[in-house]
This record gives sequence, structure tokens and C1' cells, in this order.
RNA sequence: GCGGGCAUAGUGUAAUGGUAACACAUCAGCCUUCCAAGCUGUUGUUACGGGUUCGAAUCCCGUUGCCCGCU
Repeated sequence: GCGGGCAUAGUGUAAUGGUAACACAUCAGCCUUCCAAGCUGUUGUUACGGGUUCGAAUCCCGUUGCCCGCU
């Protein structure tokens, strides 16, 4: 320099154009003499900028970061 893949909550991962979800974690409550464990509930998320579409995490273009391959 060229090509390919990935980017979703604090962490790990779903969601193949139609209300963004699950687990763990955080927080609150219950339980317990206290802690841990357990039970119930809560908060929080689509890397960034454009485009297409009635509607985009999803499709297209570009940027950034990471990974892989070629030279």
C1' cells in the first nucleotide's frame, strides 16, 4: 500500500427493515443478629458523520478504532 471481518448497557452476547433483548454486574427492597447466598423490583445501551426508506442496530457511502490475510 491492497483486501476481508468486527464495533449494541459496566462485562459477555442476541435481535436477517417495524416498540432494542437476555445473562452477569450496579442500585433498592425482602430474608438474616451481621455478612454471603437466595427471592423481587429498578437504572442504564446500537462507534462517529451522511444517504436510501413511511420506518435503519440492520441496507449503501465515508471516517475512526481493533483483528486477520497479501505485498

Predicted 3D model of a 71-nucleotide RNA (transfer RNA) from an Anaerolineae bacterium. Rfam family: tRNA. Gene Ontology term of the family: triplet codon-amino acid adaptor activity. The family's RNA type in Rfam is transfer RNA. RNAcentral holds the sequence, with entries from ENA and MGnify.